A computed fold for a 75-nucleotide RNA from an Actinomycetota bacterium, annotated as c-di-GMP-I riboswitch aptamer. The source organism's lineage runs through Bacteria, Bacillati and Actinomycetota. The coordinates come from a structure-prediction model, not an experiment, and the mean pLDDT is 89.
[in-house]
RNA sequence: CCACGAAAAAGGCAAACCCGGAGCGAUCCGGGGACGCAAAGCCAGGGGGCUCACGUAGCCGGCCCAGCUACCGAA
Numbered sequence: 001c002c003a004c005g006a007a008a009a010a011g012g013c014a015a016a017c018c019c020g021g022a023g024c025g026a027u028c029c030g031g032g033g034a035c036g037c038a039a040a041g042c043c044a045g046g047g048g049g050c051u052c053a054c055g056u057a058g059c060c061g062g063c064c065c066a067g068c069u070a071c072c073g074a075a
Base pairs, nucleotide, nucleotide: 004073005072012037013036017032018031019030020029021028022027035062041068042067045065046064047063048060049059050058051057
């Protein structure tokens, strides 16, 4: 460096649900909360799912693939 991922250490994220807010909606933001996650960091390019006011419209990265980036270091 490329892989790999420990009953390791440090740190990180945060499902359901509840409260407040935004949106027609999918869903998102903030707070609480932890089911889980070694990319559960980013990206809507491909597949897939979803929404609507059906258009030259949107949403989901915690569904998969591709791409980009990153902490730690036993086997």